[in-house]
Context: one part of a larger RNA
Molecule: small-subunit ribosomal RNA, central domain
Organism: Pseudomonadota bacterium
RNA sequence: CUGGGCGUAAAGCGUGCGUAGACGGUCAUGUAAGUCGGGUGUGAAAGCCCCGGGCUCAACCUGGGAAUUGCAUUCGAGACUGCAUGGCUAGGGUGCGGAAGAGGGAAGCGGAAUUUCCGGUGUAGCGGUGAAAUGCGUAGAUAUCGGAAGGAACACCAGUGGCGAAAGCGGCUUCCUGGUCCGACACCGACGUUCAGGCACGAAAGCGUGGGGAGCAAACAGGAUUAGAUACCCUGGUAGUCCACGCCAUAAACGAUGAGAACUAGACGUUGAGGGGGUAAGCCUCUCAGUGUCGUAGCUAACGCGCUAAGUUCUCCGCCUGGGGAGUACGGCCGCAAGGUUGAAACUC
Numbered sequence: 001c002u003g004g005g006c007g008u009a010a011a012g013c014g015u016g017c018g019u020a021g022a023c024g025g026u027c028a029u030g031u032a033a034g035u036c037g038g039g040u041g042u043g044a045a046a047g048c049c050c051c052g053g054g055c056u057c058a059a060c061c062u063g064g065g066a067a068u069u070g071c072a073u074u075c076g077a078g079a080c081u082g083c084a085u086g087g088c089u090a091g092g093g094u095g096c097g098g099a100a101g102a103g104g105g106a107a108g109c110g111g112a113a114u115u116u117c118c119g120g121u122g123u124a125g126c127g128g129u130g131a132a133a134u135g136c137g138u139a140g141a142u143a144u145c146g147g148a149a150g151g152a153a154c155a156c157c158a159g160u161g162g163c164g165a166a167a168g169c170g171g172c173u174u175c176c177u178g179g180u181c182c183g184a185c186a187c188c189g190a191c192g193u194u195c196a197g198g199c200a201c202g203a204a205a206g207c208g209u210g211g212g213g214a215g216c217a218a219a220c221a222g223g224a225u226u227a228g229a230u231a232c233c234c235u236g237g238u239a240g241u242c243c244a245c246g247c248c249a250u251a252a253a254c255g256a257u258g259a260g261a262a263c264u265a266g267a268c269g270u271u272g273a274g275g276g277g278g279u280a281a282g283c284c285u286c287u288c289a290g291u292g293u294c295g296u297a298g299c300u301a302a303c304g305c306g307c308u309a310a311g312u313u314c315u316c317c318g319c320c321u322g323g324g325g326a327g328u329a330c331g332g333c334c335g336c337a338a339g340g341u342u343g344a345a346a347c348u349c
Stems, first nucleotide, its partner, number of pairs: 004320003007303002012317001014201004021194003025088007033081002035077008049065006091191001092188004096183004103177007110154001115149007125136002162169002206247006215241002220236004258316006266294012298305002322349003331342004
């Protein structure tokens, strides 16, 4: 190399866009690069293989053949691939008419609650726990009523509901903006799929500068518990959590399941849309797109998967090759740093 794999055994890049490359619908004509066939030249000899011959046999020697799967050249074939030209519409896209949505960005607004402050009522406790204590309170707390400030998050609706490539997205209104689905036509005419590099996005934590800071809360302090308690529990509490801008680039970034296409029993829900039937309405039925549960064939080591495949096939990419050492060392690249990425070996079992 061939071969075998990647849900859970090692293995799907966190996600997308996309370059090179690889692969590519349908009809016709041409071409003949790939492909197939024939001829010619060459493919030294020896050796190997086959059939003979010579040493008494063999080893050995020797004659002929075959082989030398190749290369070059030439004559053909024209199915398939390529290339060229011209068509087609089933892939893909555009237009038109509708539809749903926490998709994204910005601005404004709202109520509940927590906290703090001010004022009123009011008096001795409050708080907290398994029980307590630290803590708060006669300088008037907790409770309760009124007012104010400020920050953060949006109860109910809410749903294996919706949207987004993923990360993720949930109060209301407005503005800007991306994608998707359905319907019937018209148009373009293979414009497609995947994607090494590359580029972009990327939870939380963390970093830089400047704001903000209600609640929560690493660190830290105190109180408990305990043999001890650098914890679990309690009282406090700073970074942080929030905003703007700039970094970081990781995750059990999970469906632990790459993307695209085709085919392969059903049943029951649910979301969006359309068609038909019927009705006052509820409803019945069919189709498309999503999202769930169960399940046939089949697959699987089993668990399980099962038209949202882990079934049957095709195309492209990524990745795996015993455990530890180790996602470490060294080097490179990236980063302000933290670190990230690429990624061994000795040794050992």